Glycine riboswitch aptamer from a marine sediment metagenome, 103 nucleotides, folded computationally.
This record gives sequence, structure tokens and C1' cells, in this order.
RNA sequence: CUCAGCGGGAGAGACCGGCCCACCGCGUACUGUGGUACCGUGCGGGCCGGCGCCGAAGGAGCAACGGCCCCGGAAACUCUCAGGCAACAGGGACCGCUGAGGA
Repeated sequence: CUCAGCGGGAGAGACCGGCCCACCGCGUACUGUGGUACCGUGCGGGCCGGCGCCGAAGGAGCAACGGCCCCGGAAACUCUCAGGCAACAGGGACCGCUGAGGA
């Protein structure tokens, strides 16, 4: 340094609009009383769009310096393309221990 196992491991929206699905209803209509259709400041989820935000997968940028006129050039810095933003779960740079391999 790489791989495997175990343990730890942060931040930021329970936002707004539209459509769809499921559920619910002391709603409306019909009914053969089993339900069916519609509706909704209800509830859960999905997709699309908008605004705001986060940095710790990945990605991009650069100071000294090297070359010498635009190339190379690190990070936990910067950007936010990608990713993410209630909890749980998942993911997670990085850290510790153990084992194997390599320099």
C1' cells in the first nucleotide's frame, strides 16, 4: 500500500406545486345491502417540476514548486457535475483491531 472480517463514523427540507396509485371517511349518488362510482385543506407512497440547503462515495479546481506560456501539480481546502437532506434503514471519506498478500 492492497484485500477480507469486526467495531466506530458527520452534515443538510417531515419544503412548495402538478399528476398517479393505495388506504381512510359521521361526505355525495346509486344499490340487488354484498358493494360500485364520485368527492376530499385526510393519510401513506411513487413520478415530474420549482425553490432552499449539505459534503465524507465518485468527480472537478489550485499554492509552493517543476517545466516554460500553458502544461504538470496535494488535502479533511474550494466547487457541487454526480450524490444526499425527519427518524429507522441504507450509504459513507476516514479511524482502530485482526488476518492474508505486496513494496